[in-house]
RNA sequence: CUGAGGUUAUUAGCGCCGGGCCCGUAAUCGGGUGACGAGGAUUGGCAGUUGUCGAAAGACUCGGCGGAUGCUGCCACGGUUGGGUGAGCCGUCAGAGAGAAAGGAAAAAGCGGAAUCAACACUGUAACAGAGGUUCUCUCACCAUCCAAA
Numbered sequence: 001c002u003g004a005g006g007u008u009a010u011u012a013g014c015g016c017c018g019g020g021c022c023c024g025u026a027a028u029c030g031g032g033u034g035a036c037g038a039g040g041a042u043u044g045g046c047a048g049u050u051g052u053c054g055a056a057a058g059a060c061u062c063g064g065c066g067g068a069u070g071c072u073g074c075c076a077c078g079g080u081u082g083g084g085u086g087a088g089c090c091g092u093c094a095g096a097g098a099g100a101a102a103g104g105a106a107a108a109a110g111c112g113g114a115a116u117c118a119a120c121a122c123u124g125u126a127a128c129a130g131a132g133g134u135u136c137u138c139u140c141a142c143c144a145u146c147c148a149a150a
Base pairs, nucleotide, nucleotide: 014066015065016064017063019062020033021032022031023030024029036054037053038052043076044075045074046073047072048071049070077091078090079089080088082147083146084145085144086143095140096139097138098137099136100135101134110125111124112123113122
């Protein structure tokens, strides 16, 4: 280095690349870069959509292709009063909104390690978010009708 088998872990900021850029080479050409984590799998389906949050950086996370747990609409199913139906609102912890609190990352940069012709990549180390979610408080909503019971 290749092949086979096994184990563990990870898997959607995920995978790939023809542009651009960087390195090597006289050239052909070859190598490299190209998303840092957090959050996210509506119950299912269809359609649409340049698909959440901040961090870093300012040649790039730029550009292209694919994918995608997001969002919106519709349908089905389900939840919502003791039960049925309808409407509304929601999605199995199955109303909406507002405020507060706790809890909260990695990378880059810096200082080191090891390695390469080089770019790049790898690795040790302290710190620093926002959204979602959780808890508490407040406001609004919790309907119509039928049946049964008291």
GlmS glucosamine-6-phosphate activated ribozyme aptamer, 150 nucleotides, folded computationally. Rfam family: glmS glucosamine-6-phosphate activated ribozyme aptamer. Rfam links the family to the GO terms regulation of gene expression and catalytic activity. It is annotated as a riboswitch. Model confidence (mean pLDDT): 76 of 100.